Notes: The prediction has a mean pLDDT of 76. The RNA shown here (SAM riboswitch aptamer (S box leader)) has 107 nucleotides and comes from Flammeovirga sp. The sequence is in RNAcentral, with records from Ribocentre. Of the family's consensus pairs, 88% are formed in the model. Taxonomically the source falls in Flammeovirga (Bacteria, Cytophagia, Cytophagales, Flammeovirgaceae).
[in-house]
């Protein structure tokens, strides 16, 4: 970077740099920020994907525990739209895919 395969429910903040935007694309909202966000560093936390243990022939499953790789700690995958289908019927309501984060595996 491509590609499969789960997951997006809930959970968990402080201190320090730093300086003008941030909240993934596009449109409109809303919302965070010089009372210093967004980021980065430290400690701390949450969860529990992979790695452990236990059951089990063994994979899957369940279920412990949280020293180990990752993730992740404002509000919310923020909301409507977008692409396609369906069903009222002329802008509405449902479903879904695609986009995007993540973890793991193969290239």
């Nucleotide at each position: 970077u491509g590609u499969u395969u789960a997951u997006a429910a809930a959970g968990a903040a402080g201190a320090g740099g730093c300086a003008a935007g941030a909240g993934a694309c596009u449109a409109g909202g809303c919302u965070c920020a010089a009372a210093g966000a967004c980021c980065c560093u430290c400690u701390a936390g949450c969860a529990a994907c992979c790695a452990u243990c236990a059951u089990a022939a063994a994979u899957a499953a369940u279920g412990a525990a949280a020293a180990g790789g990752u993730g992740c700690u404002a509000c919310a995958u923020c909301c409507u739209a977008g692409c396609c289908u369906a069903a009222a019927u002329u802008u509405u309501u449902a479903g879904g895919a695609a986009c995007u984060a993540u973890a793991a595996g193969c290239a």